RNA sequence: GGGCCUAUAGCUCAGUUGGUUAGAGCAAUCGACUCAUAAUCGAUCGGUCCUUGGUUCAAGUCCAAGUAGGCCCACCA
Numbered sequence: 001g002g003g004c005c006u007a008u009a010g011c012u013c014a015g016u017u018g019g020u021u022a023g024a025g026c027a028a029u030c031g032a033c034u035c036a037u038a039a040u041c042g043a044u045c046g047g048u049c050c051u052u053g054g055u056u057c058a059a060g061u062c063c064a065a066g067u068a069g070g071c072c073c074a075c076c077a
Stems, first nucleotide, its partner, number of pairs: 001073007010026004019057001028044005050066005
């Protein structure tokens, strides 16, 4: 220098052909249960969908550029 993959909640990840309220599990908080703790059960909390711009009636999803991480190739020494 070239190509490919990934980026969504504190963590691990879903998200269909772009479509009408962004989700699950774990964690955290509160409650129930218990003499108490754990486990279990219920509820709550938690998001600028990496950034910017574009397309569209409508973008997590499509397009362009950039950022960060990973893999492969090439070049130099």
Molecule: transfer RNA
Organism: Candidatus Vesicomyosocius endoextente